[in-house]
Source information: A computed fold for a 74-nucleotide RNA from a Parcubacteria group bacterium, annotated as transfer RNA.
RNA sequence: GCGCGAUUAGCUCAGCUGGUUAGAGUACCACAUUGACAUUGUGGGGGUCAGAGGUUCGAGUCCUCUAUCGCGCA
Numbered sequence: 001g002c003g004c005g006a007u008u009a010g011c012u013c014a015g016c017u018g019g020u021u022a023g024a025g026u027a028c029c030a031c032a033u034u035g036a037c038a039u040u041g042u043g044g045g046g047g048u049c050a051g052a053g054g055u056u057c058g059a060g061u062c063c064u065c066u067a068u069c070g071c072g073c074a
Stems, first nucleotide, its partner, number of pairs: 001073007010026004019057001028044005050066005
């Protein structure tokens, strides 16, 4: 340099053929439970869907460019 893949919550990851409000586990906070802790249960907070532009009535999802990371080729 070329090709392919990845980027969504603090962390690990789902998200189907573009369509109502973006989710799970874990972590964090509160409450219940305990003599206390742990466990468990319930509830809560937390998101520029990597960045920019485009297509569309509508984009996490499609297209282009950029950035970072991984793999392969040379």
Rfam family: tRNA. From the family's description: Transfer RNA (tRNA) molecules are approximately 80 nucleotides in length. Rfam classes the family as a transfer RNA.